[in-house]
Predicted 3D model of a 75-nucleotide RNA (transfer RNA) from a Planctomycetota bacterium. It matches the Rfam family "tRNA". Rfam links the family to the GO term triplet codon-amino acid adaptor activity. The source organism's lineage runs through Bacteria, Pseudomonadati and Planctomycetota.

RNA sequence: GACCCUAUCGUCCAGCCUGGUCCAGGACACGGCCCUUUCAAGGCCGGGACAUGGGUUCAAAUCCCAUUAGGGUCG
Numbered sequence: 001g002a003c004c005c006u007a008u009c010g011u012c013c014a015g016c017c018u019g020g021u022c023c024a025g026g027a028c029a030c031g032g033c034c035c036u037u038u039c040a041a042g043g044c045c046g047g048g049a050c051a052u053g054g055g056u057u058c059a060a061a062u063c064c065c066a067u068u069a070g071g072g073u074c075g
Base pairs, nucleotide, nucleotide: 001074002073003072004071005070006069007068010028011027012026013025020058030046031045032044033043034042051067052066053065054064055063
C1' cells in the first nucleotide's frame, strides 16, 4: 500500500442479509420493592446502547460512501 472482518446498554450477545410491526430485545451486573428473623436464592419493577460524518429514501441500527479504532491475509 491492496483486500477482508469487526464496532449495538457497565459486560456478553441477538436484531442488519430481506428498511417500517408499540418504547431496538435477552442474559449477567446495578438500583428499588416483595418474600425471609437476616443473608443468599426466587418474584416484580426501573434506569441504561446502534463508532463518527455525509448520502439515498416518505422512513435507516439495517442500504451506499468516507473517516476513526481494533484484528487478519497478501505484498